[in-house]
RNA sequence: GAUGGCUGGAUGACUGCACGACCUUCGGGACGUGAGGAAAGUCCGGACUUCAUGAAGCAAAGGCGGCGGGUAACGCCCGCCCGGGGCAACCCGAGGGAUAGCGCAACAGAGAACAGACUACCUGUCUUCGGACGGGAAAAGGUGAAACGGUGGGGUAAGAGCCCACCACGGUGAUGGUAACAUCACUGGUAUGGCAAGCCCCGCCUGAAGCAAAACCAAGUAGGAAUCGCGUGGCCUUCGGGCCGGGGCCGCUUUAGCCCCAGCAGGUUCGGGUGGUUGCAAGAGCGUAUCGGCAACGGUGCGCCCAGAUGAAUGGUCAUCGACGGCUUCGGCCUGAACAAAAUCCGGCUUAUAGGCCAUC
RNA sequence: UCCGACGUAGCUCAGCGGUAGAGCAGUGGACUGUUAAUCAAUUGGUAGUAGGUUCGAUCCCUACCGUCGGAGCCA
Numbered sequence: 001g002a003u004g005g006c007u008g009g010a011u012g013a014c015u016g017c018a019c020g021a022c023c024u025u026c027g028g029g030a031c032g033u034g035a036g037g038a039a040a041g042u043c044c045g046g047a048c049u050u051c052a053u054g055a056a057g058c059a060a061a062g063g064c065g066g067c068g069g070g071u072a073a074c075g076c077c078c079g080c081c082c083g084g085g086g087c088a089a090c091c092c093g094a095g096g097g098a099u100a101g102c103g104c105a106a107c108a109g110a111g112a113a114c115a116g117a118c119u120a121c122c123u124g125u126c127u128u129c130g131g132a133c134g135g136g137a138a139a140a141g142g143u144g145a146a147a148c149g150g151u152g153g154g155g156u157a158a159g160a161g162c163c164c165a166c167c168a169c170g171g172u173g174a175u176g177g178u179a180a181c182a183u184c185a186c187u188g189g190u191a192u193g194g195c196a197a198g199c200c201c202c203g204c205c206u207g208a209a210g211c212a213a214a215a216c217c218a219a220g221u222a223g224g225a226a227u228c229g230c231g232u233g234g235c236c237u238u239c240g241g242g243c244c245g246g247g248g249c250c251g252c253u254u255u256a257g258c259c260c261c262a263g264c265a266g267g268u269u270c271g272g273g274u275g276g277u278u279g280c281a282a283g284a285g286c287g288u289a290u291c292g293g294c295a296a297c298g299g300u301g302c303g304c305c306c307a308g309a310u311g312a313a314u315g316g317u318c319a320u321c322g323a324c325g326g327c328u329u330c331g332g333c334c335u336g337a338a339c340a341a342a343a344u345c346c347g348g349c350u351u352a353u354a355g356g357c358c359a360u361c
Numbered sequence: 362u363c364c365g366a367c368g369u370a371g372c373u374c375a376g377c378g379g380u381a382g383a384g385c386a387g388u389g390g391a392c393u394g395u396u397a398a399u400c401a402a403u404u405g406g407u408a409g410u411a412g413g414u415u416c417g418a419u420c421c422c423u424a425c426c427g428u429c430g431g432a433g434c435c436a
Stems, first nucleotide, its partner, number of pairs: 001361007009321007017034004022029002036339001040350002043348005048210004053256006061206005066080005081095001082093004096201002101199002103195002118141002121136006149167006169188008214278004224270005229264002233244004245261005272435003285304008325334003362432007371385004379416001387403002390400002409425005
């Protein structure tokens, strides 16, 4: 230098705060527990809960994108492949398709995608010897981010995949590999430039909303007002209801089911009120040993219980010690700890982070 | 806690991937005895920050930073 991981002030005293269970003479007392690796951003994936409704198909919208594996799942992780960078350890890659189609490329330049000819090259005619007109060709110069394969040789008037070798590219086959792909052989002579974090095509995934979800209890009356939208059905009845019809169930269709029929289990605006309990922490949990696996991770045994507030606790003071830093007459003195703090809970990613320690290369 | 929108000149805002503009404000000039108004000029931009895609980014993508808005229940 590279990579991976751990830690991120310590001890004691006094005094506060929150929660839990205990004692109490109801004043209080004593015991236990009390932030993070990111609690953050809210960027992905889930659990959980509800939706007057589930299933199937289609559409829309959004997302993902080498291959194999891990996982509850993922856009995450592990291993590998390919491409790029580095002397190397190692690092980086939104890494399907540009021959399905459409579109875009300013300026410069002769020409910018079914190419094109300014200079220069070769050549014919004319010539006032400066050049002009015509033909050939696309190798050289020049422009540009990009000029329609590259290098070398042959060939030619000059040239050109025009021909040849190698490379690149496309196709076919064989071998190895689960696969991505790799190697080899044969073949094609230019046909096939770039951009898909432009539209799009292909394959795969996703119902919507989110703990202010949601369930229950209690209280109150202004269970209110305005406006818009859809509506007000028929027959029978023993008054319980039944049959037909109509409407609705957050894109559409089908199917089954449910709800409603005189009001609305519709929208918008204004106004009033807003307490408690549950959800709410034993979990895809943590530690350790062992087994399987290259690894991510998984199996088994043993042990542990680890915040639950709701205007929102987790604090303050003192003493001793202290990392880093500063000063120094080298005796010591001064300062005194990064980023930041839960709010339904997990798995990730991203971002912030003074300093210290360990391991491997 | 959750959901959504925005960031361009001093202020308010435009802009279909190709040299960043408009109005107001500012500055000096003309007009006027002077000022205002008017006229004609002129200054002023890391496009919130940092990366990426692309030949090229205010515009497309990602991550941060900042600002603003909204909500549930009785219903």
Notes
This is a predicted complex of two RNAs, RNase P RNA and transfer RNA, with 436 nucleotides together. It holds a member of the Rfam family "Bacterial RNase P class A". By type it is a ribozyme. Gene Ontology terms of the family: tRNA processing, dimeric ribonuclease P complex and ribonuclease P activity. Rfam describes the family as follows. Ribonuclease P (RNase P) is a ubiquitous endoribonuclease, found in archaea, bacteria and eukarya as well as chloroplasts and mitochondria.